[in-house]
A computed fold for an 87-nucleotide RNA from an uncultured Dehalococcoidia bacterium, annotated as c-di-GMP-I riboswitch aptamer.

RNA sequence: GCAGCGAAAAGGCAAACCCAGCAGAAGAAAGCGCUGGGGGCGCAAAGCCUAGGGCCCACGUAACAGUGGGAAAGCCAGGUUGCCGAA
Numbered sequence: 001g002c003a004g005c006g007a008a009a010a011g012g013c014a015a016a017c018c019c020a021g022c023a024g025a026a027g028a029a030a031g032c033g034c035u036g037g038g039g040g041c042g043c044a045a046a047g048c049c050u051a052g053g054g055c056c057c058a059c060g061u062a063a064c065a066g067u068g069g070g071a072a073a074g075c076c077a078g079g080u081u082g083c084c085g086a087a
Stems, first nucleotide, its partner, number of pairs: 012043002017038006041074001047080004052076002055070005
């Protein structure tokens, strides 16, 4: 010097829940929003993206498999861009 790792600091994000406002009333089911404020479970990417694996619903099978729908990127994994730089 580079790489890895992940302490501290400065920042960042923000679960459950609560308040207010707006929107919606749809689907077989699952599922079902937006904005602001509070809040602070937690997060080195809890920034962005991907539906690959898991998860939920319906159909299906003796049971698997399979098909369609859904949530979720704060389950795992992958891609990409990034703050600091202790041991």

The coordinates come from a structure-prediction model, not an experiment, and the mean pLDDT is 76.